[in-house]
Molecule: Bacterial RNase P class A
Organism: Rhodospirillales bacterium
């Protein structure tokens, strides 16, 4: 210098002006403070919290499936093991069981499970001839060769045989078991022994383990505020109407209007949950390979109710085009009970460490 791997970060800045939500103060005019994200998204997984249910066991259903650790918990993360990929850094893996059973295996092929299409061999029969061959045919044997396929019964060699075959043997490969040795463990190394009649379990299934259900529109409260509701009886075409009671119109009668206030505590666009105190954020130090944990210090950080977090202008930054003046662009997206993850989207840019190759010293 080139190509790559991995971890992390930023993702516009300043000023002016016009607005919006929330909080505090208020002389009620306003002033001041504060106001999205790394994913706020998908709602996939796990928890806090809430209500209901709950003796124990089983069935069904759903999920998970290598080891150790981290964590409130997890299907997440870290460090490893084994297997696949890569020269490497590194990366990917739902990574128990296919000799319990069932299903499936496209196309091709005779056959995809216990296989005879071509072929090889023994024997019988028939034809031909130069009497041992050849051709045809039939009963059988054969998985060595050919051919099909992603895959055809472990590979190579030798023995063996009518021809063949793990049928036998040697070496090798794979798997189970036993022993030894290393490791906390997954597992690895070595020896012995037994076996090798496909694949597929994010197909049914079997094994092991885990799971009570629903979710903040959960749920709680009428202490405040706002609104609805609530006196008794009768009729009703269900809209209401009438009578009584009470109140207002100075007292009384008629009439008109109201059902307020007070109270109740059924509810709500009310209040709490819920937004200052949390599995909280930032930083130092220490322990640990790491995930993470511990001590100490500092900080308080959006919040409605389907609702605010914005628009415009100027300057600057970044990217692209252009000789220049200048022009164009500046992503994905957007809180709604909170938190930890995963996944997906993202213009443009930055940094740390590592690998391979080339060049120079």
């Nucleotide at each position: 210098g080139a190509a790559g791997g991995u971890c992390g970060c930023c993702g516009g800045g300043c000023a002016g002006u016009c607005g919006c939500g929330c909080g505090u103060u208020u002389u009620c005019g306003a002033a001041c403070g504060u106001g999205a994200g790394g994913a706020a998204a998908g709602u996939c997984c796990g928890g806090g919290c809430u209500u209901c249910a709950c003796g124990g066991g089983g069935c069904a259903g759903c999920g998970u499936g290598c080891a150790g650790g981290c964590u409130a918990a997890c299907g997440g993360c870290c460090u490893g093991u084994c297997g696949g990929g890569g020269u490497a850094a590194c990366u990917c893996g739902a990574a128990g069981g296919a000799a319990a059973g069932u299903g499936c295996c496209a196309c091709a092929g005779a056959a995809a499970c216990a296989a005879a299409c071509c072929g090889c061999c023994u024997c019988g029969c028939g034809g031909c001839c130069c009497c041992g061959g050849u051709c045809g045919u039939g009963c059988g044997g054969c998985a060595a060769g050919g051919g099909u396929g992603a895959a055809a019964u472990c590979g190579u060699g030798a023995g063996g045989u009518a021809a063949g075959a793990g049928c036998u043997c040697a070496c090798g490969g794979c798997g189970g078991c036993u022993c030894g040795c290393g490791g906390a463990g997954a597992c690895a190394c070595g020896a012995g022994u037994c076996g090798c009649g496909g694949g597929u379990a994010a197909a049914c299934c079997c094994c092991a383990c885990g799971c009570g259900a629903a979710g903040c529109a959960a749920g709680a409260u009428c202490g405040c505020u706002c609104g609805a509701u609530c006196g008794u009886c009768u009729c009703u075409u269900c809209g209401g109407a009438g009578a009584c009671c009470g109140g207002a119109c100075g007292g009384c009668c008629c009439g008109u209007c109201c059902g307020a206030a007070c109270g109740a505590g059924u509810u709500c666009c009310a209040u709490c949950g819920c937004a200052c105190c949390g599995a909280g954020g930032c930083g130092c130090u220490c322990g640990g390979c790491a995930a993470c944990g511990a001590u100490c210090g500092c900080c308080c950080c959006a919040g409605a109710u389907a609702g605010a977090u914005g628009g415009c202008u100027g300057c600057c930054g970044c990217c692209g085009c252009g000789c220049a003046a200048g022009c164009g662009g500046u992503a994905c997206a957007g809180a709604a009970u909170c938190c930890g993850g995963c996944u997906u989207a993202u213009a443009g840019g930055c940094g740390g460490c590592c690998u391979u190759c080339g060049c120079a010293c």